[in-house]
RNA sequence: GCAGCUGUAGCUUAGCUGGCUUAAAGCGCCUCCCUGUCACGGAGGAGAUCGCCGGUUCGAAUCCGGUCAGCUGCG
Numbered sequence: 001g002c003a004g005c006u007g008u009a010g011c012u013u014a015g016c017u018g019g020c021u022u023a024a025a026g027c028g029c030c031u032c033c034c035u036g037u038c039a040c041g042g043a044g045g046a047g048a049u050c051g052c053c054g055g056u057u058c059g060a061a062u063c064c065g066g067u068c069a070g071c072u073g074c075g
Stems, first nucleotide, its partner, number of pairs: 001074007010027004019058001029045005051067005
């Protein structure tokens, strides 16, 4: 330098053949209940506009282009 893959809550992932709605789940975090205390258990809550920018479309996490980071391969 070229090609491919990956990037979504603090962490790990799902969703990615475009379509309601508030982008879903586990762990973690916060509050309350339970308990002599902690843990376990129960109830509830906060937290991501989907790496970034632009385009297509009535509508984009999803399609297209560029770009950044990581990994792999080739030279």
Description:
A computed fold for a 75-nucleotide RNA from a Candidatus Wildermuthbacteria bacterium, annotated as transfer RNA. It matches the Rfam family "tRNA".